[in-house]
RNA sequence: GGGGCGGUAGCUCAAUUGGUAGAGCGCCACGUUCGCAACGUGGAGGUCGAGGGUUCGAUCCCCUUUCGCUCCA
Numbered sequence: 001g002g003g004g005c006g007g008u009a010g011c012u013c014a015a016u017u018g019g020u021a022g023a024g025c026g027c028c029a030c031g032u033u034c035g036c037a038a039c040g041u042g043g044a045g046g047u048c049g050a051g052g053g054u055u056c057g058a059u060c061c062c063c064u065u066u067c068g069c070u071c072c073a
Base pairs, nucleotide, nucleotide: 001072002071003070004069005068006067007066010025011024012023013022019056027043028042029041030040031039049065050064051063052062053061
């Protein structure tokens, strides 16, 4: 320098052939307990790496860019 894969909630990761994003763990509250743990119920939490374009509408399509892993030179 070139190719491939990836960046989504605090962490680990899903999903959507374009129609307002979920799970587990964690966090908060409540219930249960003398109390804790465990369990149950509810809740908060995300500009979907960044910028631009296409579209009525983009996490998804196109372009640029950045970071990580990997292959080739």
Annotation
The RNA shown here (transfer RNA) has 73 nucleotides and comes from a Verrucomicrobiota bacterium. Model confidence (mean pLDDT): 81 of 100. The same sequence occurs in records of 2 taxa.